[in-house]
Context: one part of a larger RNA
Molecule: large-subunit ribosomal RNA, domain I
Organism: uncultured Bdellovibrionales bacterium
RNA sequence: GGCAUUCGGUGAAUGCCUUGGCAUCAAGAAGCGAAGAAGGACGUGAUAAGCUGCGAUAAGCCUCGGGAAGUGGCACAUACACUUUGAUCCGGGGAUUUCCGAAUGGGGAAACCCAAUAAUUUAUAAGCGAAUACAUAACUUAUAAAAGCUAACCAGGUGAAGUGAAACAUCUCAGUAACCUGAGGAAAAGAAAUCAAACGAGAUUCCCUUAGUAGCGGCGAGCGAAAGGGGACCAGCCUAAACCAGAUCUAUUUAUUUAGGUUUGGUGUUGUGGGACUUUGUUAUGGGAUUUUGAACGGUUAGAAGAACAGUUUGGAAAGACUGGCCAAAGAAGGUGAUAGCCCUGUAAUCGAAAACUAGACAAACCCUAAAAGUAUCCCAAGUACCAUCGGACACGAGAAAUCCGUUGGGAAUCCAGGGGGACCACCCUCUAAGGCUAAAUAUUCCUUGAUGACCGAUAGUGAACAAGUACCGUGAGGGAAAGGUGAAAAGAACCCCGAGAGGGGAGUGAAAUAGAAUCUGAAACCGAAUGCCU
Numbered sequence: 001g002g003c004a005u006u007c008g009g010u011g012a013a014u015g016c017c018u019u020g021g022c023a024u025c026a027a028g029a030a031g032c033g034a035a036g037a038a039g040g041a042c043g044u045g046a047u048a049a050g051c052u053g054c055g056a057u058a059a060g061c062c063u064c065g066g067g068a069a070g071u072g073g074c075a076c077a078u079a080c081a082c083u084u085u086g087a088u089c090c091g092g093g094g095a096u097u098u099c100c101g102a103a104u105g106g107g108g109a110a111a112c113c114c115a116a117u118a119a120u121u122u123a124u125a126a127g128c129g130a131a132u133a134c135a136u137a138a139c140u141u142a143u144a145a146a147a148g149c150u151a152a153c154c155a156g157g158u159g160a161a162g163u164g165a166a167a168c169a170u171c172u173c174a175g176u177a178a179c180c181u182g183a184g185g186a187a188a189a190g191a192a193a194u195c196a197a198a199c200g201a202g203a204u205u206c207c208c209u210u211a212g213u214a215g216c217g218g219c220g221a222g223c224g225a226a227a228g229g230g231g232a233c234c235a236g237c238c239u240a241a242a243c244c245a246g247a248u249c250u251a252u253u254u255a256u257u258u259a260g261g262u263u264u265g266g267u268g269u270u271g272u273g274g275g276a277c278u279u280u281g282u283u284a285u286g287g288g289a290u291u292u293u294g295a296a297c298g299g300u301u302a303g304a305a306g307a308a309c310a311g312u313u314u315g316g317a318a319a320g321a322c323u324g325g326c327c328a329a330a331g332a333a334g335g336u337g338a339u340a341g342c343c344c345u346g347u348a349a350u351c352g353a354a355a356a357c358u359a360g361a362c363a364a365a366c367c368c369u370a371a372a373a374g375u376a377u378c379c380c381a382a383g384u385a386c387c388a389u390c391g392g393a394c395a396c397g398a399g400a401a402a403u404c405c406g407u408u409g410g411g412a413a414u415c416c417a418g419g420g421g422g423a424c425c426a427c428c429c430u431c432u433a434a435g436g437c438u439a440a441a442u443a444u445u446c447c448u449u450g451a452u453g454a455c456c457g458a459u460a461g462u463g464a465a466c467a468a469g470u471a472c473c474g475u476g477a478g479g480g481a482a483a484g485g486u487g488a489a490a491a492g493a494a495c496c497c498c499g500a501g502a503g504g505g506g507a508g509u510g511a512a513a514u515a516g517a518a519u520c521u522g523a524a525a526c527c528g529a530a531u532g533c534c535u
Stems, first nucleotide, its partner, number of pairs: 001534009015520001016485002020456002022453007029445002031149002039100003042055003046078002050074002061094006070082003105114003120146008153184001154182005164171001168218001194201002205232005215223002236437003239381001243266009271415001273380004277374004286368003291365004298358004303351002309324005325342002327331001333345003386410003390406004396422001417432005472479002492519001495506004
C1' cells in the first nucleotide's frame, strides 16, 4: 500500500408521515370607492425583533345573541391582571379608524411641508354680469353625479410577428397576441324589409348533428359554412308619423282671424297590409319583465342535543389478542401512549336567532288589455334605400358575386309602394329597412361554504407546507431561492468530574438517548480504527 471482515465518522438517499398544494363538482357571491377604496407608511403589547390583529378608544371599545370555565394571538417565560355580577371565545349590529394613496386647499423627492375649510369636470337651478344698448361670454352660489381599484368572462376600437406554405410575395399564423375604451353579474344578440321552395316555418342564444359536406383556395399550404333535423330555454313589447287637444313663438288680420314653427299630452304600432278618418260598440275578462306596501313557508350569518363495553393477557402505553356483551336512521372521518361502531370530537335522524341580510307563494294598490262595418282623403322612420368609385365583413382571396358595413360623388318611392329569394330580367313566393327595449337557456371564478379524487407527498405538489413574492440580485423594469419530522408526554438532562469554552464522561429522565435538541429512519460516495491475509 492492497483485499476482506467488524466497528465508527461524514453524508443525506430511502421508507413512513402531512399542517400545504392540484383538479373537479354543487351552492353562494360577483364588486369596493369622495360616508375616502384597493394597497401601503408609521404606530400600537409590562417586557416585543418578526408575523397576525388593531388605530392615539390602537392584540382593542359599546351593544345584542350564542356559549360555559377558564383566559390575556403565533409564543412554551416571569410579573401583573381578568373571570360564574358569566370572562376569554363565536356570530349580528354599532363606535373609533393617525398619515399616504383617485387624494380632492396649495406644494411635494408618497406616507412630508405651507396653509386654513378650500380641487376639477359634467348636469340642473338661481344670481351676477364685459368689449357693447339689449344680449352673450365670463364669474359666483346651491344640489346631484363622476373620478380610482379589481382574477377571468363580455362588447367595441387599434392591430403584429415568430410560424406554415418544407424558399417566398397572394395566402397562413389571425382578427390571434398586445394595447386602448366601456359595461354587467353575466355581456352580446333578439321579435323578420328572416328563411324556405311551390311544401312550409315563425325573435334571439347555446349544445348535438348536418359535415370536414357544399364551397373558398399561388384550386398550394390550408380555410370552411348554411338550410334542415334533434335537444336546452321560451316572452314578447314601446316609440316616430297621420289625427285630436293644450301651451307658447313668429308673421298676418277689423276680429284669439288665418298660416307656420316649437313643445306637452292623447291616439297609434301593422304585412291574411296596418293606422288615421266616419259609424256602431266595449268596463268585464285576462295579463304584467315594472313600482309600492304587507307577507305565509323558507335560506344565510353563532349554535344545541345526539345511541352503545367490560374483563383477562402481552406491552412503556391497548384501540392488538382472547373471552363475553351492546348500539346502529349513527360501521363517514379525525383524535386518543400500537389497529376503537360502543373513550373523545363527531356522524345519522332532529332542533335553534335578539340582530342583520336574502328569496318570496299569496294579497292589495298600480299599469296594460275588446271588436265590427264603411270610405280610398291623409300617414307609415331621407341625404335614407339605391347606383358609381375604392376598401372592409360575410366559409366565399373580384370572382358570374348576390348579401352586410364604411369613404367620396350622385340620389328615389309611400301600398297601383318598397326589400329579398347568390350577376341580371320576367313570372311567382315571401317579408316591410332606414327608431328603441326585452328574462331564460350560454361564458367565467379574485372570492365564500360544502364535498370528492385509480391527484402530489417536501428535488414532488403552488415560486411559496417554514418570517415567501420573504432573504438575496438588479439604477430600474424585473428576477427570485433554500429551508418540514426529538418524544406518548419536555419528563429538554438537577448534581458531580475534565475543559477557557465548545465539547465530553458519569448521574438522572424515558420503552428507547446510536430518540439529546446539528434530534424519526439513516443507503452510497468519502474518511478512519481494529483484526486477518498478501506485497